The part of an RNA shown here (small-subunit ribosomal RNA, 3' major domain) has 478 nucleotides and comes from an uncultured bacterium.
Context: one part of a larger RNA
RNA sequence: UGACGGGGGCCCGCACAAGCAGUGGAGGUAUGUGGUUUAAUUCGAAGCAACGCGAAGAACCUUACCUGGUCUUGACAUCCCGAUGACCGGUCUAGAGAUAGACUUUUCUCUUCGGAGACAUCGGUGACAGGUGGUGCAUGGUUGUCGUCAGCUCGUGUCGUGAGAUGUUGGGUUAAGUCCCGCAACGAGCGCAACCCCCGUCGCAUGUUGCCAGCGGUCCGGCCGGGCACCCAUGCGAGACCGCCGGCGUCAAGCCGGAGGAGGGUGGGGACGACGUCAAGUCAUCAUGCCCCUUAUGCGCUGGGCUGCACACGUGCUACAAUGGCCGGCACAAUGGGCUGCCACCGCGCGAGCGGGAGCGAAUCCCCAAAGCCGGCCCCAGUUCGGAUCGGAGGCUGCAACCCGCCUCCGUGAAGUCGGAGUUGCUAGUAAUCGCGGAUCAGCACGCCGCGGUGAAUGCGUUCCCGGGCCUUGCACU
Numbered sequence: 001u002g003a004c005g006g007g008g009g010c011c012c013g014c015a016c017a018a019g020c021a022g023u024g025g026a027g028g029u030a031u032g033u034g035g036u037u038u039a040a041u042u043c044g045a046a047g048c049a050a051c052g053c054g055a056a057g058a059a060c061c062u063u064a065c066c067u068g069g070u071c072u073u074g075a076c077a078u079c080c081c082g083a084u085g086a087c088c089g090g091u092c093u094a095g096a097g098a099u100a101g102a103c104u105u106u107u108c109u110c111u112u113c114g115g116a117g118a119c120a121u122c123g124g125u126g127a128c129a130g131g132u133g134g135u136g137c138a139u140g141g142u143u144g145u146c147g148u149c150a151g152c153u154c155g156u157g158u159c160g161u162g163a164g165a166u167g168u169u170g171g172g173u174u175a176a177g178u179c180c181c182g183c184a185a186c187g188a189g190c191g192c193a194a195c196c197c198c199c200g201u202c203g204c205a206u207g208u209u210g211c212c213a214g215c216g217g218u219c220c221g222g223c224c225g226g227g228c229a230c231c232c233a234u235g236c237g238a239g240a241c242c243g244c245c246g247g248c249g250u251c252a253a254g255c256c257g258g259a260g261g262a263g264g265g266u267g268g269g270g271a272c273g274a275c276g277u278c279a280a281g282u283c284a285u286c287a288u289g290c291c292c293c294u295u296a297u298g299c300g301c302u303g304g305g306c307u308g309c310a311c312a313c314g315u316g317c318u319a320c321a322a323u324g325g326c327c328g329g330c331a332c333a334a335u336g337g338g339c340u341g342c343c344a345c346c347g348c349g350c351g352a353g354c355g356g357g358a359g360c361g362a363a364u365c366c367c368c369a370a371a372g373c374c375g376g377c378c379c380c381a382g383u384u385c386g387g388a389u390c391g392g393a394g395g396c397u398g399c400a401a402c403c404c405g406c407c408u409c410c411g412u413g414a415a416g417u418c419g420g421a422g423u424u425g426c427u428a429g430u431a432a433u434c435g436c437g438g439a440u441c442a443g444c445a446c447g448c449c450g451c452g453g454u455g456a457a458u459g460c461g462u463u464c465c466c467g468g469g470c471c472u473u474g475c476a477c478u
Base pairs, nucleotide, nucleotide: 002477004474005473007472008471009470010469011468012467013466015462016461019426020425021424022423023422026318027317029316030315031314032313033312034311035309036308043054044053065304066303068301071298074128078127079126080124081123082122083121084120085119089104090103091102092101093100094099107118108117109116110115130293131292133291134290135289139287140286141282142281143280144278146276151190152189153188154187155186156185157166158165159164170181171180172179196270197269198268199267201238202237203236204235205234206233207232210228215225216224217223241264244258245257246256247255248254320419324378325377326376327375328374329373330372336367337366338365341360342359345356346355347354348353385416390411391410392409393408394407395406396405432454433453434452435451436450437449438448
C1' cells in the first nucleotide's frame, strides 16, 4: 500500500422485509448432467459465472465415437515426369457400399504439319498434403464474471530517507469521483453523463395503405369516380432545461411542492462494460508456437452409437380443477416470414391430410390469433378434472422412420386433491396469464430469440441474510 475481521460509521442493490406467482411432491413426461452400462454410448462446459450450456434442429448426412470391409501422393493445395484427349453426362455388371470393370458421348490455341503450348483426366516418383491428436499453465482473437458497480490512474508541484502519501480526504449533494463549497495542491486522462437507436406528443413534406370524413355511383365489399382531411407509413424538425412560481438550503450544488404540458426532474427501453480479478472459458468456430501420428492418430464407405437405464440432480412442460372443463355462436393484434415458397377459395376425408386451384417476389396476395364476450351442459366426484401408458388404424416428410421423427383418429385411461427441509423470479404496462411470429430446418420445439392481447398485489422500513461502494480502526497475511 492492499487484502481480511462473527471491528466501527455512512450509503446502495428485488439483498431482506411487504406482496404476487413459482420451484422442491406427481408423470417410467420433455430436455441437460452425474453415475452406471456398452464394441462405442465422440468431445468440451464444473459453485455463483457447468447442467433446454457449445447444439439457431444427431433417422443416413451431420459425426469428431464403435464394428466390419477398403485406400494410400491420398477427399484438398503447389511443383516434376509419362500416357490419353478429354472432363462432364448416360447405360449395364459385381458388391452392403466405398470401389472395380464394360459400353457410349467428347477439347482449345499456335503451326515450318515434325511438333509446341494451354487445360483436363489417369498413372508414377518424391518434396509434401492431412490430423475435431496433446498442451487454453506457450498464445492471438473472442466470451463469461465481479458490474452499469463508481470507480481506476497520470503530469507537474508539495510532503516523506523510502515503500508511498497528497490530489481522490473533509462539509453538503447526486443514479454517479454528479455537482457545489473548502483544502498544498493545480490540472488532465480512462470510466459516469451526453452525443446514437426504439417508444410516448405535436408540426412540415410525401401519398396506388388509410377515409363516406364531404360529394357522386354502387352487383354494397373503399368496390368505383374522386380526395389526402384523418389513421398510417417514411423522412425532416419542434419539445423537457429544475426553464417558470413558492418553500428549504451556505447567497451554492441541490431538494420538496405547484403551474403549464403528451411527457417531467437521468420520461420508459436498448446499444454502450474503466484499470483490473478469477494462470476463469474456448487449441472443437477460426488463427497459432511447441510436441506427437504419418500404409496411419490421415481419407472414403456400410451398419451401429451419440436416443443405451437400478438410480441421483438441474432446467422446463402438463396438471391436480368450478375466477374451471366441454359444446355452439360472435369478435379484436403485433412482430415477422413467403417462388425448389406462402397458399385464399372449392371438393373429398371424423381428422392429420389429400385432389383441384386463384392471387402474391408482396404496406396491394397468403400465413392470421388465443385468452375474451354471448348462450348451453357438467355439480365437487379422482369426476365431462388430469392426461401418462398401452393396443389398433391412419397421415406427412424423406432413398429410408426397426433401432430413432412429427401429427391424426378410435379404444385404454396411470400418478396427481396443491407439495418437507429448503429455494427462485418480479417494483408497472412489471409479475401473472393468453396466444402469435422467426431463426435452425426435407421432416422434427414443452427449448431459444422476438411480438402483441388481458393485466395485478405490495414496498412500514434498513435490525437481520447476500453482494457492493466510501471513510476509519485492528492485524500474527501481502
RNAcentral holds the full RNA, with entries from ENA. The coordinates come from a structure-prediction model, not an experiment, and the mean pLDDT is 86.